[in-house]
Context: one part of a larger RNA
């Protein structure tokens, strides 16, 4: 120097992305506690105050021991008495020390916001979180050899359950809600028509050739090519009939999803309750809003700082919120994440010193 500790003058966050870290706080009585609540809670809120020995006195148990009374005369009962013991958060004096829960062990507190209601769960070994789960809510499938899942099958799990039951989706406690669209996609459901697989069905049309014409050559027995061709056998195959499905008709958004543009207009300006058109399935309603969503942006006032890209309240011009891919609130609760204040403090001005142990030197 490092590494783990210990003090510390003034200051008291100026340090720093940020009070990381480190200090303060801490037990027990006792007074006192606010906004806010889902009346349960916040709440150990905050904020004070006492604490040790000693003498006294009280208090609460326990009740020796005497005393009077009763009778069933006893190891009885009732009443009083009240040492002595054990606890004590009584109250008063008095006492030592800087200091008395005298060493250890033992909450630092607040206001404001944002997510997630909560108590759990997770990335064994860089993330514990606003992620996952959740009780609730809701859609949809399952009538029991049940949907579904494992598995070529036997069977097995569902479940020795049975729609108040089981599977699977989203969506998350509670509260006030949950808007318009069925054109596209799904998905339910119809079944008149259109298409249509296998198959069935055979119109026809090829292939072969028993005969037969014709032509050549013939040793007149016959043999050679060409052409027509019956039945079988054998290839292609029309038309017609013909399931589900698709088209087509309905219906469904806590199914996938989607929710316009331009122009003009009021007696100041501005701005448009209003009007006009254009397009679409239908043009974003409640709420909420520069937000974990806003590019212009450090929007623009306001508050808080002496000063605030951040914070809080607001506006609304929402590039690009929006209703169970849930909106918007919200008590508690969080090793959450933002800002702010008090207390405190080697975090910093600015470094000091002391301890252990190692580096380092000698051996």
């Nucleotide at each position: 120097c490092c590494u783990u500790c210990g003090u510390u003058a003034a200051g008291g966050a100026a340090u720093u992305c940020g009070a990381c870290a480190a200090a303060c706080u801490a037990g027990c009585u006792c007074u006192g506690u606010a906004a806010c609540u889902u009346c349960g809670g916040g709440a150990u809120a905050a904020a004070g105050a006492g604490u040790g020995c000693c003498c006294g006195u009280g208090g609460a148990g326990u009740g020796a021991u005497u005393a009077u009374c009763a009778c069933a005369c006893g190891c009885u009962g009732a009443u009083a008495u009240g040492a002595g013991c054990u606890c004590u958060u009584u109250c008063g004096g008095g006492u030592c020390g800087c200091a008395g829960u005298g060493a250890a062990u033992a909450g630092g507190c607040u206001c404001a916001g944002g997510c997630g209601a909560c108590u759990g769960u997770u990335u064994a070994c860089c993330a514990a979180a606003a992620a996952c789960a959740c009780a609730g809510g809701u859609c949809u499938c399952u009538g029991c050899u049940a949907a579904u899942a494992c598995g070529a099958a036997a069977g097995u799990a569902g479940a020795u359950g049975u729609a108040u039951a089981g599977g699977g989706g989203c969506u998350g406690a509670c509260g006030c809600c949950u808007g318009c669209c069925c054109a596209g996609u799904g998905c339910u459901g119809g079944a008149a028509g259109g298409u249509u697989a296998u198959g069935g069905g055979g119109a026809a049309a090829g292939g072969u050739u028993a005969g037969c014409u014709u032509c050549c050559g013939u040793u007149c027995g016959c043999g050679g090519a060409a052409g027509c061709g019956a039945a079988g056998c054998u290839u292609u195959g029309a038309a017609c009939c013909g399931a589900a499905g698709c088209c087509c008709c309905a219906g469904u958004g806590a199914a996938c999803g989607g929710c316009g543009g331009c122009c003009g207009u009021a007696a100041c300006u501005a701005u448009a309750a209003c009007g006009g058109u254009c397009c679409u399935a239908a043009g974003g309603u409640a709420g909420c809003g520069a937000a974990a969503u806003c590019c212009c942006u450090u929007g623009u006032c306001g508050g808080g700082u002496a000063a605030g890209u951040u914070c809080c309240g607001a506006c609304c011009c929402g590039c690009a919120c929006g209703a169970a891919u849930g909106g918007c609130g919200u008590a508690a609760c969080g090793a959450u994440c933002u800002g702010a204040g008090c207390g405190u403090u080697g975090u910093c001005u600015c470094a000091a010193c002391g301890a252990a142990g190692g580096a380092c030197u000698c051996g």
RNAcentral holds the full RNA, with entries from SILVA. Predicted 3D model of a 363-nucleotide part of an RNA (large-subunit ribosomal RNA, domain IV) from a marine metagenome. The coordinates come from a structure-prediction model, not an experiment, and the mean pLDDT is 86. Its Rfam family is "Bacterial large subunit ribosomal RNA". Its family is annotated with ribosome and structural constituent of ribosome in the Gene Ontology.